[in-house]
Context: one part of a larger RNA
RNA sequence: CUGGGCGUAAAGAGCGCGUAGGCAGCUUGACAAGCUAAGAGUGAAAUCCCAGAGCUUAACUUCGGAAUUGUUCUUAGAACUGUCUAGCUAGAGAUAGUCAGAGGCGGGUGGAAUUCCUAGUGUAGAGGUGAAAUUCGUAGAUAUUAGGAGGAACACCGGUGGCGAAGGCGUCCCGCUGGGACUAUUCUGACGCUAAAGCGCGAAAGCGUGGGGAGCAAACGGGAUUAGAUACCCCGGUAGUCCACGCCGUAAACGAUGAAUACCAGUUGUGUGAAACUUGCGUUUCAUGUGACGUAGCUAACGCGAUGAGUAUUCCGCCUGGGGAGUACGGUCGCAAGACUAAAACUC
Repeated sequence: CUGGGCGUAAAGAGCGCGUAGGCAGCUUGACAAGCUAAGAGUGAAAUCCCAGAGCUUAACUUCGGAAUUGUUCUUAGAACUGUCUAGCUAGAGAUAGUCAGAGGCGGGUGGAAUUCCUAGUGUAGAGGUGAAAUUCGUAGAUAUUAGGAGGAACACCGGUGGCGAAGGCGUCCCGCUGGGACUAUUCUGACGCUAAAGCGCGAAAGCGUGGGGAGCAAACGGGAUUAGAUACCCCGGUAGUCCACGCCGUAAACGAUGAAUACCAGUUGUGUGAAACUUGCGUUUCAUGUGACGUAGCUAACGCGAUGAGUAUUCCGCCUGGGGAGUACGGUCGCAAGACUAAAACUC
């Protein structure tokens, strides 16, 4: 290099945008670079292969042929790839109309609950547990009523429902804004796919500065349990959780399943849009999502099965026995924590 793979055995980058590159729809004509055919030159000799000859045979030596799959030139061909040319509309995009949605950002807003404060009623307990104790309470707790403060999260609706590329997104209202679906088939006319490098987004925790702090709660203190108990249980409780700005850049970032296109049985539920028939419920069809089962096929099996792990094509990423090790060293990034890139000795 060829060959083999990546749901669970090693292996899909967390996700997107996108440069180079690779690949790319239908039709016409031209060219002839790739491609095909023929001829010519060259492709040293030896070696290898084939047929002979010479040493008694063989190894060996020698003669002739073939081969030298390559390359250059000439001539011819034009299906395919390519380049140019002229078009097309099925891909892609645009336009018009309609629609659904926790998509994003900013501002405002509502009620329930917890805690705290004030006042009233009221009296000896309350909390908590397997049982207790620490704890709170005659300086009036717990319970209950009224008022107030403040922070955080949004019960029911709520749904293998919806939206988003992923992370993720849920009170209600307003403003700004991204994406998507359907119908029409009006316009452009291949404008496409993928994607090294690069750029951006990226849960939680953590970090920096300044706020905020109700509840919860690493650390920490105490009470229990226990042989011990640096735990599980209980009483407290600080970072943090929240906001603004800036970092970090990782997760079982999972569908453990990269993206795109075409083709390949059905049945059933559900979201959205459209059409037809009914027009009372509704029924059917089409498109696009999202679930369950299942045929062919695939799979080591489990299972997957039009949302493929099926049949094919294109492009990218990744894997190559276990440990050492996602570590050392070096480099880049970071305030740090650390992240990314990434070995070897040795050992089984």